[in-house]
Molecule: transfer RNA
Organism: Candidatus Wolfebacteria bacterium
RNA sequence: GUCCCUGUAGUUUAAUGGAUAAAACGGCUCCCUCCUAAGGAGCAGAUCCAGGUUCGAUUCCUAGUGGGGACA
Numbered sequence: 001g002u003c004c005c006u007g008u009a010g011u012u013u014a015a016u017g018g019a020u021a022a023a024a025c026g027g028c029u030c031c032c033u034c035c036u037a038a039g040g041a042g043c044a045g046a047u048c049c050a051g052g053u054u055c056g057a058u059u060c061c062u063a064g065u066g067g068g069g070a071c072a
């Protein structure tokens, strides 16, 4: 340099173009307990960036960028 794969809560994964982006673990608050752990209830937290297609994009297309790989 060319090509391929990949990027979603702090972490690990869902969401095959359809309306509030779902869950587990983790975090915070409360309940329970003499205290802690366990258990229960609740809360906060994410689509890599910019365009395009579409009535509608996490999803499709293009370019960029982070990560991984192949060839040179």
Stems, first nucleotide, its partner, number of pairs: 001071007010025004018055001027043005048064001050062003